């Protein structure tokens, strides 16, 4: 210098003006006003896992169902994270891993191929017989060493052996099972002995094994409580008329209305569907709460490879409800383009997205950029 790998950071800054939503203080004609201070994210997103919290349910056990799956650790918990182990990929830094069990059982395997799991004879090889002068050919048998098919054909190489062959025998190697030894907390690794000669794949197929798991969710839950409807209680009646009724009139009483008040006018009620007053329960609209101080953030020190944890100190950091957190201007910073006297000038641009009970993860989106560690290649000293 080029090509990469891994991890992390940022997500413009300052000032002024105009708004929006809460908080505190003050004023106030109770409707507001003034001042001060606060006001989105690294993912607030998807709602995919896990937990807190709330309500409901629940003796205990078993079956079932669902989830999960190397080991050790971390955590409130996890389908999360860290470290390590095994396997695979990469020259490497590193990456990926749905990674228990297939010598418990059942099942499945397209196409090709003779044969796909009690193996199998298409070509080839060998033997016997038939035929032939002979070759060729036919029949029966042996053979998995060779060819061919396939993702996969029942260990590999060599020697012996044989009619030809074959773990048929032997040596070495690979792999498996059992036992033993060493190291490691462990997964596992290394080594030795013995054995039979070899055991295919698939469990995101059924199944078996270990472990875990009640349900619903802040529209949870709690409190207050209009209007309408429902239930209960209360009251001042009296006189007269008639067609004797759930009638009418007058006076009185109660309520409303006109009105500044009284008088007065009008309307309604006067023993009760309707109106007035009071009470009751459930609870709608609505309001309050839950609501933000927490598995909280930052820093230092310590433990640990790390995830993470401990101690001490400091900080106070959104709480809206149809949903506030915005806009404009100026200056500076960044990027790009043009001009250019190489120092500036002019113009343009700035993502993904937006809290809604809270928290830990995962996943996805993201403009311009920045940092650290490491690897490989080339060149120079």
């Nucleotide at each position: 210098c080029g090509a990469g790998u891994u991890g992390g950071c940022c997500g413009g800054a300052u000032a002024g003006c105009c708004g929006c939503u809460g908080g505190c203080u003050c004023c106030c004609u109770c409707g507001g006003g003034a001042g001060c201070g606060a006001g989105a994210g690294g993912a607030a997103a998807g709602u995919c896992c896990g937990g807190g919290c709330u309500c409901c349910g629940a003796a205990g056990g078993a079956c079932g169902a669902g989830g999960u799956g190397g080991u050790c650790g971390g955590u409130a918990a996890c389908c999360c994270c860290g470290a390590c182990c095994g396997g695979c990929c990469g020259c490497g830094a590193g990456g990926c891993u749905c990674g228990g069990g297939a010598a418990a059982g059942u099942g499945c395997a397209a196409c090709a191929g003779a044969a796909a799991g009690c193996a199998a004879a298409c070509c080839g090889c060998c033997c016997a017989c038939c035929u032939u002068c002979a070759c060729c050919g036919g029949u029966g048998g042996g053979u998995a060493a060779g060819g061919g098919u396939g993702a996969a054909a029942c260990g590999g190489u060599g020697c012996g052996g044989u009619a030809a062959g074959a773990g048929c025998g032997c040596a070495c190697c690979a792999g498996c099972a059992g036992c033993c030894g060493a190291g490691g907390u462990g997964a596992c690794u290394c080594g030795g002995c013995u054995g039979g000669c070899u055991a295919g794949g698939u469990a995101a197929a059924c199944c078996c094994c270990g472990c875990c798991u009640g349900g619903a969710g802040c529209a949870a839950g709690g409190c207050c409580a209009a209007a309408c409807a429902g239930g209960g209680a209360g009251g001042a009646g009296c006189u007269c008329c008639c067609u004797u009724g759930u009638g009418g009139a007058g006076c009185g009483c109660g309520g409303g209305u006109c009105g500044g008040u009284c008088c007065g006018g009008c309307c309604c009620g006067u023993u009760a569907c309707c109106a007035c007053u009071c009470c009751c329960g459930g609870g709608u609209a609505g309001g309050c709460u839950g609501c933000u101080g927490g598995a909280g953030g930052c820093g230092a020190c310590g433990a640990g490879c790390a995830a993470u944890c401990g101690u001490c100190g400091c900080c106070g950091u959104a709480g809206a409800u149809a949903a506030a957190u915005g806009g404009c201007u100026a200056u500076c910073a960044c990027u790009c383009g043009c001009c250019c006297u190489c120092g500036g000038g002019c113009g343009a641009g700035g993502a993904c997205a937006g809290a809604a009970c809270c928290c830990g993860g995962c996943u996805u989106a993201c403009a311009c950029g920045c940092c650290a560690a490491c690897u490989c290649g080339c060149c120079g000293c």
Bacterial RNase P class A from a Pirellulaceae bacterium, 381 nucleotides, folded computationally. The prediction has a mean pLDDT of 75. The sequence is in RNAcentral, with records from ENA. It matches the Rfam family "Bacterial RNase P class A". Rfam links the family to the GO terms ribonuclease P activity, dimeric ribonuclease P complex and tRNA processing. The source organism's lineage runs through Bacteria, Pseudomonadati, Planctomycetia, Pirellulales and Pirellulaceae.